Overview:
The RNA shown here (Bacterial RNase P class A) has 395 nucleotides and comes from Caulobacter sp. Model confidence (mean pLDDT): 77 of 100. The source organism's lineage runs through Bacteria, Alphaproteobacteria, Caulobacterales, Caulobacteraceae and Caulobacter. The gene name in the source record is rnpB. The RNAcentral record of the sequence draws on ENA. The model forms 95% of the base pairs in the Rfam consensus.
[in-house]
RNA sequence: UCAGACGGCCGGGCGAUCGCGGCGCUUCGGCGUCGAGGAAAGUCCGGGCUCCACGGCGACAAGGCGGCGGGUAACGCCCGCCCGGGGUGACCCGAGGGAUAGCGCCACAGAAAGCAAACCUCCUCCGCUUCGGCGGCGGGAAGGGUGAAAGGGUGGGGUAAGAGCCCACCGCGGACGUGGCGACACGGACGGCAUGGCAAGCCCCGCCUGGAGCAAGACCGAAUAGGGAUUCCGCGCCCGGUGUGUCCACGGAUACUGCCGGGCAGGGCCGUUUCCGGCCCGAGGCGUCCGGGUUGGUCGCGAGAACCGUCCGGCAACGGGCGGUCCAGAGGAAUGAUCGUCGCGCGCCCGCAAGGGCGUUGGCACAGAACCCGGCUUACAGGCCGUCUGAUCCG
Repeated sequence: UCAGACGGCCGGGCGAUCGCGGCGCUUCGGCGUCGAGGAAAGUCCGGGCUCCACGGCGACAAGGCGGCGGGUAACGCCCGCCCGGGGUGACCCGAGGGAUAGCGCCACAGAAAGCAAACCUCCUCCGCUUCGGCGGCGGGAAGGGUGAAAGGGUGGGGUAAGAGCCCACCGCGGACGUGGCGACACGGACGGCAUGGCAAGCCCCGCCUGGAGCAAGACCGAAUAGGGAUUCCGCGCCCGGUGUGUCCACGGAUACUGCCGGGCAGGGCCGUUUCCGGCCCGAGGCGUCCGGGUUGGUCGCGAGAACCGUCCGGCAACGGGCGGUCCAGAGGAAUGAUCGUCGCGCGCCCGCAAGGGCGUUGGCACAGAACCCGGCUUACAGGCCGUCUGAUCCG
């Protein structure tokens, strides 16, 4: 200098004028003070808080999680490490338990895809031959071919040809030893190699989970209309049955004009008026008190797993000590507009270059708190900083 990897940060500044919301003060004119984000977003995880359910523990179902060790209030988050894969490297990626518990699946191609199999091919022997080969009985699986995957790999020996048939190395397996808290790593022997893959198919193992959510929920509470209790007034007469209370000489009496049924009288409507018949109605009113509840109001509602600085412990996530700060709030919802100036970007011009001049309709992203907090994910014009890697050049 070029190309890259990882991590962090900013994301317009200042001034004037006019506005908006909360709070405080007010002489009611105003004044003071505070007023969005790193994601306030998606509402995907985990909590706080609230109500409901629930005796404790466990089981079943459903859903989720899954290497090891830590961090945390908790997590599916974060940190460190291990293993596997990728990259020359910095570094990146991994739903990373179990495939001799069982079931299922393995497309296409291929002879054969899980009882191994033999298309081309290799070889001894036999027969035929136009001497190129062809056919047959057998042996074999080395080579070719198909496939994501073909019953260890490479090399050597061996053999008619071959084969862990034998040997060396690598891989693999079950033990052993050493190191590590652990996942795991390393080591020397032994075993001739054995049942391939898929669990983001069912399933098995271990662990976790009660439900709903601030429209949660709590409090105060009109007018009007319901509900309950009660004073007073009112409730036509008769008969029968029956309930509860009180009194009693146990025979009954009495109250609630209690409840049910029937008759007579009364009222209304209809059948054409009389007669007659049918159907229906007949107990509440005023006042006082209590309780639920609608509109509405208040709380929940922001001093907190808070933020800033510094020191200590820890590789780190994080934890602790000390000092300082107070920092929106709310309801369908305020946090803005104009002008000036500066910064950045862009365009044009001048200049070899560093740079300078002019212009710019704002060109300056994504976005907008609504109970709160910890994460994850997604969006984001432009810019800055740090650590590291590879290549090249110079000293």